[in-house]
RNA sequence: GCCAGCAUAGCUCAGUGGUAGAGCAACGGUUUUGUAAACCGUAGGUCGUCAGUUCGAAUCUGACUGCUGGCU
Numbered sequence: 001g002c003c004a005g006c007a008u009a010g011c012u013c014a015g016u017g018g019u020a021g022a023g024c025a026a027c028g029g030u031u032u033u034g035u036a037a038a039c040c041g042u043a044g045g046u047c048g049u050c051a052g053u054u055c056g057a058a059u060c061u062g063a064c065u066g067c068u069g070g071c072u
Stems, first nucleotide, its partner, number of pairs: 001071007010024004018055001026042005048064005
């Protein structure tokens, strides 16, 4: 230099155009002499940034940024 992939909750990841989710973690409660475990509940998101398409974008398109891999 060229090509490909990835970017969504604190972490690991789903979500192929119509209400943003799960597990773990956090917090509160039940239970226990106490802790852990178990069970119930709560909170936590400008969906990397900027534009475009669309009635409507996490999702489609372009540019940019960062990370990973491959080729040279």
This is a predicted structure of a 72-nucleotide RNA (transfer RNA) from a Parcubacteria group bacterium.
The sequence was found in a public genome assembly.
The source organism's lineage runs through Bacteria and Bacteria candidate phyla.